A computed fold for a 90-nucleotide RNA from Acidihalobacter ferrooxydans, annotated as Glycine riboswitch aptamer. Rfam family: Glycine riboswitch aptamer. Rfam links the family to the GO term glycine biosynthetic process. The model forms 90% of the base pairs in the Rfam consensus. The organism belongs to Acidihalobacter, within Bacteria.

C1' cells in the first nucleotide's frame, strides 16, 4: 500500500388520491374519525434464489402490506459515491 465486512459522517436518492363524507375554527393542502383507491426502498412476515463441503444456521432487490406512506416541504428511505474509525485478509 490494495481488497473485504461491519459502524459513524458528507452528498445523491424511488414509488403511490392535493380521493369522498363528517367534525373541528372564519379559510384548508393541516387536524381528528369514518370509507373507498393506491405503493414498497424503515421495520415485520413468508416463500426460499442464493451463502454454507453437508446438516444447522443465515437469508433477496421475489412475494403480503400488520406497521410506515401517497400534491410542493419536511421526515423517512433500500443503494451508490467519497472520508473517518475497527476488524480480517493478501
Nucleotide at each position: 500500500u490494495c481488497g473485504g465486512c461491519c459502524g459513524c459522517c458528507c452528498u445523491g436518492g424511488a414509488g403511490a388520491g392535493a380521493g369522498u363524507c363528517c367534525g373541528c375554527a372564519c379559510a384548508g393542502u393541516a387536524c381528528g374519525g369514518a370509507c373507498c383507491g393506491c405503493c414498497g426502498a424503515a421495520g415485520g412476515c413468508g416463500c426460499a434464489a442464493c451463502c454454507c463441503g453437508c446438516c444447522c444456521g443465515g437469508a433477496a432487490a421475489c412475494g403480503c402490506u400488520c406497521a410506515g406512506g401517497c400534491a410542493c416541504a419536511a421526515g423517512g428511505g433500500a443503494c451508490a459515491c467519497g472520508g473517518c474509525g475497527g476488524c480480517c485478509g493478501c
The sequence is in RNAcentral, with records from Rfam.